Context: one part of a larger RNA
RNA sequence: GAACGAACGCUGGCGGCAGGCCUAACACAUGCAAGUCGAACGGACGUAGCAAUACGUUAGUGGCGCACGGGUGAGUAACGCGUGGGAACCUACCCUGGGGUACGGAACAACGGAGGGAAACUUCCGCUAAUACCGUAUACGCCUUCAGAGGGAAAGAUUUAUCGCCCUGGGCGGGGCCCGCGUCUGAUUAGCUUGUUGGUGAGGUAACGGCUCACCAAGGCGACGAUCGGUAGCUGGUCUGAGAGGAUGAUCAGCCACACUGGGACUGAGACACGGCCCAGACUCCUACGGGAGGCAGCAGUGGGGAAUAUUGGACAAUGGGGGCAACCCUGAUCCAGCCAUGCCGCGUGAGUGAUGAAGGCCUUCGGGUUGUAAAGCUCUUUCGUCCGCGACGAUGAUGACGGUAGCGGAAGAAGAAGCCCCGGCUAACUUCGUGCCAGCAGCCGCGGUAAUACGAAGGGGGCUAGCGUUGUUC
Numbered sequence: 001g002a003a004c005g006a007a008c009g010c011u012g013g014c015g016g017c018a019g020g021c022c023u024a025a026c027a028c029a030u031g032c033a034a035g036u037c038g039a040a041c042g043g044a045c046g047u048a049g050c051a052a053u054a055c056g057u058u059a060g061u062g063g064c065g066c067a068c069g070g071g072u073g074a075g076u077a078a079c080g081c082g083u084g085g086g087a088a089c090c091u092a093c094c095c096u097g098g099g100g101u102a103c104g105g106a107a108c109a110a111c112g113g114a115g116g117g118a119a120a121c122u123u124c125c126g127c128u129a130a131u132a133c134c135g136u137a138u139a140c141g142c143c144u145u146c147a148g149a150g151g152g153a154a155a156g157a158u159u160u161a162u163c164g165c166c167c168u169g170g171g172c173g174g175g176g177c178c179c180g181c182g183u184c185u186g187a188u189u190a191g192c193u194u195g196u197u198g199g200u201g202a203g204g205u206a207a208c209g210g211c212u213c214a215c216c217a218a219g220g221c222g223a224c225g226a227u228c229g230g231u232a233g234c235u236g237g238u239c240u241g242a243g244a245g246g247a248u249g250a251u252c253a254g255c256c257a258c259a260c261u262g263g264g265a266c267u268g269a270g271a272c273a274c275g276g277c278c279c280a281g282a283c284u285c286c287u288a289c290g291g292g293a294g295g296c297a298g299c300a301g302u303g304g305g306g307a308a309u310a311u312u313g314g315a316c317a318a319u320g321g322g323g324g325c326a327a328c329c330c331u332g333a334u335c336c337a338g339c340c341a342u343g344c345c346g347c348g349u350g351a352g353u354g355a356u357g358a359a360g361g362c363c364u365u366c367g368g369g370u371u372g373u374a375a376a377g378c379u380c381u382u383u384c385g386u387c388c389g390c391g392a393c394g395a396u397g398a399u400g401a402c403g404g405u406a407g408c409g410g411a412a413g414a415a416g417a418a419g420c421c422c423c424g425g426c427u428a429a430c431u432u433c434g435u436g437c438c439a440g441c442a443g444c445c446g447c448g449g450u451a452a453u454a455c456g457a458a459g460g461g462g463g464c465u466a467g468c469g470u471u472g473u474u475c
Stems, first nucleotide, its partner, number of pairs: 001475004006471005013347006019340002021305001026303003030300003035064003040061002043058006071258003080183007089175003094171008102136004111126006142151003156163002184230003191221003196218008233255004237248004260281005283294004311337001313336003319333001320331004350380004360371004384416001386411005394402001419464005424445003430459005440447002
């Protein structure tokens, strides 16, 4: 000098754009953050109707989604990440090609009845539908197999337009796995390893593989730093620097890991699953003491910690996501608004004129000098702000939270809007008074003990400016 997710002190007019718990991965009151489909199904209820029926609502069965989106950085020195390759794999929805959609059956919720419990909830008996479940048939292609041969499917709904269902090939996009290279520090850590290293066979997986197991061999790694300890999410990037490099990894984007702590599997195309389940633990809450309930590192918000970091806001209008044929519903993703000079950028706090160089202040050699064209006065202007009116783009036809916002037109009036640090040298800017090694200053050198340009005040000056200084950190 530059930079910052900054903080502190003094000060503070406006706008645009961005940013905002770096600390306790501490504990959390309350609300919301993942539902949707009646065009899969049987009920129940409501409305209209004498009824048939029609319309509406939805607790349950069923389907899809909940593995995305959102948060955090604890762990991890690792094929975790980055980069470049590889072969033994999977992929719901979507696109595309081929083929099919036949005949039957048995249940279980809801519901009814009878109980248990304070509650959470739960037991028994009985009935019932389906795109839920099961069987048979069929099988171009599919799977197993050396061959022969064997195995395996479906679901309907409807307003008749369609939407679906099953088998199978290809694709897009996504994911799993393996390898080369790169990836902090300590040798005051020198040896480490027994599923360890390799083989054979088997099991297991979507898939290769000691992934697991039996047997066999005795290997494998290491001063080119193994093992152990410490620290740490990685990257694109960011800051600095002429560069090389150094430092860093907030916001945005990609990947990874985690979801009270530890472990486990279930369902599923996909999880070993943040707002699912089970077990154990700590903590909190309810209880009729028998037993139960919970998990903000989602958005707000609270306590606590801290130098320090915001609203318990609006809307689905847009973009995107889930469900649905659709209408539409849901969406604290998102878009907006609120708070904060936290940063960057822009604008304003007036312009011109005005010398008897007014008054006042300060200094003075008492002549004057300086503040100073500064003020007043005169002549103007009206950005921002205020008031009145009009009023968007964002929305291809409808739909606007933002928002009566931005913007535009008009009105009044210089009116409502300047501070902070410094002035010994480095370093730009000097005098007077007070103080008297005191009080104090200080980044370094150093000032202060009676004339202090260095302390405090004033006048004057210098610098930056809605900021200015200080502190911290990096280069």

The prediction has a mean pLDDT of 88. The part of an RNA shown here (small-subunit ribosomal RNA, 5' domain) has 475 nucleotides and comes from a Rhodospirillales bacterium. It matches the Rfam family "Bacterial small subunit ribosomal RNA".